Predicted 3D model of a 77-nucleotide RNA (c-di-GMP-I riboswitch aptamer) from a soil metagenome.
Rfam family: c-di-GMP-I riboswitch aptamer. Its family is annotated with cyclic-di-GMP binding in the Gene Ontology.
The RNAcentral record of the sequence draws on MGnify.
The model forms 95% of the base pairs in the Rfam consensus.
RNA sequence: GACAAGGGCAAACCCGCCGUGAGGCGGGGACGCAAAGCCACGGGUCAGGUGAUGAACCUGACAGCCGGGCUGCCGAA
Repeated sequence: GACAAGGGCAAACCCGCCGUGAGGCGGGGACGCAAAGCCACGGGUCAGGUGAUGAACCUGACAGCCGGGCUGCCGAA
């Protein structure tokens, strides 16, 4: 970052398995994505627990919520 080319990922939903749960993994499927590759560091959201239903805290989940860090394919003018 070009109405270029070669490739990539894969939301919802469906099926199977795992998890108390948020959710994860595999298959199908494409709404989208130029980091929709990786990392829970800050914020946020969500789940479970303690607490009293509050404040607060603990343990988790989400990288396709926003920042931040690391890495990286193709590439004209």